[in-house]
Context: one part of a larger RNA
Molecule: large-subunit ribosomal RNA, domain II
Organism: Chlorella sp. BR2
RNA sequence: GCCGGCGACUUAGAAAACGUGGCAAGGUUAAGGAAAGAUAUCCGGAGCCGGAGCGAAAGCGAGUCUGAAUAGGGCGAUUAAGUCAUUUUUUCUAGACCCGAACCCGGGUGAUCUAACCAUGACCAGGAUGAAACUUGGGUGACACCAAGUGAAGGUCCGAACCGACCGAUGUUGAAAAAUCGGCGGAUGAGUUGUGGUUAGCGGUGAAAUACCAGUCGAACUCGGAGCUAGCUGGUUCUCCCCGAAAUGCGUUGAGGCGCAGCGGUUCAUAAGGCUGUCUAGGGGUAAAGCACUGUUUCGGUGCGGGCUGCGAAAGCGGUACCAAAUCGUGGCAAACUCUGAAUACUAGAUAUGCUAUUUAUGGGCCAGUGAGACAGUGGGGGAUAAGCUUCAUUGUCGAGAGGGAAACAGCCCAGAUCACUAGCUAAGGCCCCAAAAUGAUCGUUAAGUGACAAAGGAGGUGAGAAUGCUGAAACAACCAGGAGGUUUGCUUAGAAGCAGCCACCCUUUAAAGAGUGCGUAAUAGCUCACUGGUGGAGCGUUCUUGCGCCGAAAAUGUCCGGGACUAAAUGAUCUGCCGAAGCUGUGGGAUAUUUCUAAAAUAUCGGUAGGGGAGCGUUCUGCUGUAGGGUGAAGCAAUGAUGUAAGUCAUUGUGGACGAAGCGGAAGUGAGAAUGUCGGC
Numbered sequence: 001g002c003c004g005g006c007g008a009c010u011u012a013g014a015a016a017a018c019g020u021g022g023c024a025a026g027g028u029u030a031a032g033g034a035a036a037g038a039u040a041u042c043c044g045g046a047g048c049c050g051g052a053g054c055g056a057a058a059g060c061g062a063g064u065c066u067g068a069a070u071a072g073g074g075c076g077a078u079u080a081a082g083u084c085a086u087u088u089u090u091u092c093u094a095g096a097c098c099c100g101a102a103c104c105c106g107g108g109u110g111a112u113c114u115a116a117c118c119a120u121g122a123c124c125a126g127g128a129u130g131a132a133a134c135u136u137g138g139g140u141g142a143c144a145c146c147a148a149g150u151g152a153a154g155g156u157c158c159g160a161a162c163c164g165a166c167c168g169a170u171g172u173u174g175a176a177a178a179a180u181c182g183g184c185g186g187a188u189g190a191g192u193u194g195u196g197g198u199u200a201g202c203g204g205u206g207a208a209a210u211a212c213c214a215g216u217c218g219a220a221c222u223c224g225g226a227g228c229u230a231g232c233u234g235g236u237u238c239u240c241c242c243c244g245a246a247a248u249g250c251g252u253u254g255a256g257g258c259g260c261a262g263c264g265g266u267u268c269a270u271a272a273g274g275c276u277g278u279c280u281a282g283g284g285g286u287a288a289a290g291c292a293c294u295g296u297u298u299c300g301g302u303g304c305g306g307g308c309u310g311c312g313a314a315a316g317c318g319g320u321a322c323c324a325a326a327u328c329g330u331g332g333c334a335a336a337c338u339c340u341g342a343a344u345a346c347u348a349g350a351u352a353u354g355c356u357a358u359u360u361a362u363g364g365g366c367c368a369g370u371g372a373g374a375c376a377g378u379g380g381g382g383g384a385u386a387a388g389c390u391u392c393a394u395u396g397u398c399g400a401g402a403g404g405g406a407a408a409c410a411g412c413c414c415a416g417a418u419c420a421c422u423a424g425c426u427a428a429g430g431c432c433c434c435a436a437a438a439u440g441a442u443c444g445u446u447a448a449g450u451g452a453c454a455a456a457g458g459a460g461g462u463g464a465g466a467a468u469g470c471u472g473a474a475a476c477a478a479c480c481a482g483g484a485g486g487u488u489u490g491c492u493u494a495g496a497a498g499c500a501g502c503c504a505c506c507c508u509u510u511a512a513a514g515a516g517u518g519c520g521u522a523a524u525a526g527c528u529c530a531c532u533g534g535u536g537g538a539g540c541g542u543u544c545u546u547g548c549g550c551c552g553a554a555a556a557u558g559u560c561c562g563g564g565a566c567u568a569a570a571u572g573a574u575c576u577g578c579c580g581a582a583g584c585u586g587u588g589g590g591a592u593a594u595u596u597c598u599a600a601a602a603u604a605u606c607g608g609u610a611g612g613g614g615a616g617c618g619u620u621c622u623g624c625u626g627u628a629g630g631g632u633g634a635a636g637c638a639a640u641g642a643u644g645u646a647a648g649u650c651a652u653u654g655u656g657g658a659c660g661a662a663g664c665g666g667a668a669g670u671g672a673g674a675a676u677g678u679c680g681g682c
Base pairs, nucleotide, nucleotide: 001682002681003680004679005678006677011094012093013092014091015090016089017088019086020085021084022083023082026049027048028047032043033042034041053060054059063075064074065073066072097235098234100232104225105224106223107222108221109220115199116198117197118196119195120194121193122192123191124189126158127157128156129154133150134149135148136147137146138145162186163185164184166183167182168181169180170179201217203213204212205211210219238616239615240614241613242612243611248261249260250259251258252257262370263369264367265366266365267364268363269362270361271360272359273356274355275354276352277351278350279349280348281347282346288340289338290337294334295333296332297331299329300328301327302326305323306322307320308319309318310317311316373398374397375396376395377394378393379392380391381390382389403414404413405412418589419588420587421586423585424584425583429579430578431577432564433563434562438576440575441574442573443572444571445570451566457551458550461548462547463546464545465544466543467542468541469540470539478535479534480533481532482531484508485507486506490502491501514529518527519526590606591605592604593603594602595601596600617671619668620667621666622665623664624663629659636655637654638653639652640651641650642649643648
């Protein structure tokens, strides 16, 4: 891992509600007792519920309490039957659907591992060093001191056994739940070790690491309290039918839990409307807008007051290109501004030829689940007008929704699956091939493979429109020619001659030519332009708006529109067909609800998680039952066939070899695929 068996809402008591049964203005016994093969018996009326309420109570009573009250008001009566038993559901108390802690407490068992200690034993190859002391010699006044020798000390040195465990590799489902291999440390000592003993868990022991106390240690193990508790995780077993949520508000030592409300189911009662469209009547202060208020703010005019400054001994009188109140004009801004002010939304009424009484709402009873939501559109807050971000409001979808489209793709677009069909029509989206349907039609655009990612910015890309200027008295471009004189104007300057700079910017000759457009020189020179003539002959220039393109454009394995490919099979506008879904229709079948009315029809409905309600199937035992049936073959097992909407059921054949239905009831150890389930097999 697979297969098979086992495996989870029970039982008792107390309550509530629906249903059912008995009796009924009444219902019923409890404890206890009695009888009998009784268990649906008899006795037992204590007690309980109902039949009358009100008041704190005395008490009164269809009333009563309050009150001075005959008032008013509160609660009642004037109307509805209860009670006992019981199925089911739910709640409470119990282990209370099942499995699961870490812990806490009590009684015991452990020092054969290990820590420390006690008693008694054992062990440490070999080599090195050579303390004290002593002896001899030297030496001293005597010591001291020196040398040689003897000597043998040491938590001394090197290094086996032994003890340890610093490094690396191997091993890591190992040979081993800590080892092996190669190096390593101590190795006469605070050494190592055998045997026996002592210390025990609220404890011991500890050269101290929370270490060790039998592979277990921030409190051992074992049994018990104990089925501890678990707002937590996992699991919870047959079928069909009807309805069908929530992820919100408030509170919470509350935030992944609860309580109440909201939203669901079911049942009863009551009301008559409900939805949609249109119209009418409302209130509002949002969007927008505005500046009348509150604030903020640009520029200008006037300039209270102040600063600076002049005159003066002071009072005071002046000046001002500074600041500036207030006011006028001008132009803006605002969630916490408003002189204004929508669309929607909301409320009420009317109306409809619309849809719907299978609807809608309210109230009561009973049973829930939910209280982590997600994305998308719109309006806001937070953030950076970031986030598949976060937080509100509102709508939708998913959640709990299958089908078609978007290549793939919970939340986007279309559309809500009762079942069957090799029938039809459509939606979104598509129609060259993959791949169903147009290589469809008409008029344009694009040349970038744009289409099939992107900005500021840039550009004689190209299409459309508008305005304006020049132009056969010859434009625009090109080419040929001229572009002069006073004069190097004056000033300045070393120089300044059109061309460093300043002022002025005249006159003449002319077809035309600036006291000079740019380059250039030290300054001149030189080139060039404006301007003019000629050649030639038809459009040329400027500005604005707009369509589609171009550049801007760099990312890590190979490019890529889903692919092939496409110049349309791209794109704008128009038109006609077709394809395309579980949508709609057709044909046939089923179910639910309601209405006609009981022959059958008609209408509507039938996606569904949590959850509620309804109806059933099967298993074991049991009553009828000592049943029907059964060796002329029961149960069980297997195969085949039939049948029912499903759980299932039936038949035949084989196997099997002794039990055992159906029907109507009753009672449950009553249905497995999941629980790191449990036991067995492989």